Predicted 3D model of a 74-nucleotide RNA (transfer RNA) from a Eubacteriales Family XIII. Incertae Sedis bacterium. Rfam family: tRNA. Rfam's curators write: Transfer RNA (tRNA) molecules are approximately 80 nucleotides in length. The sequence was found in a public genome assembly. Its mean pLDDT, the model's own confidence on a scale to 100, is 81. Lineage of the source: Bacteria > Bacillati > Bacillota > Clostridia > Anaerovoracaceae.

[in-house]
RNA sequence: GCGGGCAUAGCUCAGCUGGUUAGAGCGCAUGGGUCACAACCAUGAGGUCCCGGGUUCGAAUCCCUGUGCCCGCA
Numbered sequence: 001g002c003g004g005g006c007a008u009a010g011c012u013c014a015g016c017u018g019g020u021u022a023g024a025g026c027g028c029a030u031g032g033g034u035c036a037c038a039a040c041c042a043u044g045a046g047g048u049c050c051c052g053g054g055u056u057c058g059a060a061u062c063c064c065u066g067u068g069c070c071c072g073c074a
Base pairs, nucleotide, nucleotide: 001073002072003071004070005069006068007067010026011025012024013023019057028044029043030042031041032040050066052064053063054062
């Protein structure tokens, strides 16, 4: 330099062919539980879906550019 993949909650990830309220597990907070912890139960907080632009009535999802990481080729 060329080609490909990935980027969604603090972490690991899901999100099917564009449509409704963006979700799960773990973690965290509060309450229960316990003599006290843990397990377990209930409730809750937490996201400008990597940046910018485009298409569309509508974009996490499609297209383009950039950035970062990974793989391959040279």